Bacterial RNase P class A from a Desulfosudaceae bacterium, 371 nucleotides, folded computationally. The RNAcentral record of the sequence draws on ENA. Lineage of the source: Bacteria > Pseudomonadati > Thermodesulfobacteriota > Desulfobacteria > Desulfosudaceae. It is recorded under the gene name rnpB. Rfam family: Bacterial RNase P class A. Rfam classes the family as a ribozyme. Its mean pLDDT, the model's own confidence on a scale to 100, is 75.
């Protein structure tokens, strides 16, 4: 000093000014007007998983579909977290892993290749035969082919080979013995037992699962149209025009008043206060659980508010470099100058993933320098 690795934070503060929304409270006939006070995130985003919650389905029991898939704990709850455990990558720190079953069945396996799986002999080796061209036989030990070729070295054994026989090594099943709550570690035994690959292919097995979603849902409820009921009225004029009655006229050859339900617009609730945050102690390797203490206990808008200037500082980005450290490379930095202001914006709520995205802080690693 370089590169990488893991973990846990911050998301700018103060002030003026001018606005916008929820709640009070005062004032106004009312429209409005003042004062107070409350106003986004670490992901409010995707809407992918789980729960509250609301409807609507449901005796029980089962199938079908759908999800989950080492182990153990945590948790309301989960496909999510913790701690392990095995594979697999990385010199490390560390990472990734749909990580039960291929010895239940079926299917697949490109191209090259003699065969891609119980069926096979291209070349080569061997035996027999032969017309000397070759046919039969037997072999996966050698050559080639392929991402993958039927355990791997020797020895013995053969006509020539083969777990045919044996040692040894490597898996496999199967046992004993020790350690772990487990997953699986560790270490002995027997058996020639040697079985390809693929289950984000169909399957099998275990275990879980009812849909839809604050546009659920509940209350109130207009005007017009249409329903129903009563009551007037149809030339004996119901209605209606002519500024409120009465007369008058006019217009009207028929409906119009009143009630009742039902549903639309439209409103109120649901709607924002606890599976809460942090300290301290106890348990737990932890994830997280109890205790006590403290703090907020209200952002709740709906054509949708949380915002804009401007000014200090305080961070960063770029120049600028006074000085300083280093044999060097090069490294730190005072001033001062400008410049931007990461992603991104709540919509019932909670609890996880994912994904974007600015700075800075602390352990760890590996390598190279110097002491």
């Nucleotide at each position: 000093a370089a590169a990488g690795g893991a973990g846990a934070g911050c998301a700018a503060a103060c002030g003026a000014u001018c606005g916008c929304u929820g709640g009070g409270g005062c004032u106004u006939u009312a429209g409005g007007g003042c004062c107070c006070u409350g106003g986004a995130g670490g992901a409010a985003a995707g809407u992918c998983c789980g729960a509250a919650c609301a409807c609507c389905g449901c005796a029980g029991g089962g199938c079908a579909g759908g999800g989950u898939g080492c182990u153990u704990c945590a948790u309301a709850a989960c496909g999510u977290g913790a701690a392990g455990u095995c594979a697999c990558g990385g010199u490390g720190a560390c990472g990734u892993g749909a990580a039960g079953g291929a010895a239940a069945g079926u299917g697949c396996c490109a191209c090259a290749g003699a065969a891609a799986a119980u069926a096979u002999a291209c070349c080569g080796c061997c035996c027999c035969g032969u017309u000397c061209g070759c046919g039969g036989g037997g072999u996966a030990a050698g050559g080639g082919u392929g991402a993958a070729a039927a355990g791997g070295u020797g020895c013995g054994g053969u006509a020539a080979g083969a777990g045919c026989g044996c040692a040894c090594c490597a898996g496999u099943u199967c046992u004993c013995c020790g350690g772990g709550u487990g997953a699986c570690c560790g270490g002995g035994g027997a058996a020639g037992c040697u079985u390809g690959g693929u289950a984000a292919a169909c399957c099998c097995c275990a275990c879980c699962u009812g849909g839809u979603g604050c546009a659920a849902g509940a209350c109130c409820g207009a005007a017009u149209a249409g329903g129903g009921a009563a009551g007037c009225g149809u030339u004996u004029g119901a209605g209606g025009g002519c500024g409120g009655c009465c007369c008058g006229u006019c217009c009207g050859a028929a409906g119009c008043u009143u009630c009742c339900g039902g549903g639309u617009a439209g409103g109120u609730c649901g709607c924002u206060g606890g599976a809460g945050a942090u300290g301290c102690c106890g348990g737990g390797u932890a994830a997280u659980c109890g205790g006590c203490g403290u703090c907020c206990a209200u952002a709740g808008a709906u054509g949708a508010a949380u915002g804009a200037u401007c000014g200090u500082u305080g961070g960063c980005c770029g120049g600028u470099g006074a000085g300083g450290g280093g044999c060097a490379a090069c490294c730190c930095g005072a001033u001062c100058c400008g410049g931007a202001u990461a992603c991104a914006g709540a919509a019932u709520u909670c609890g996880g993933c994912u994904u974007a995205c600015g700075c800075g802080c602390u352990g760890c690693u590996c390598u190279g320098g110097c002491c």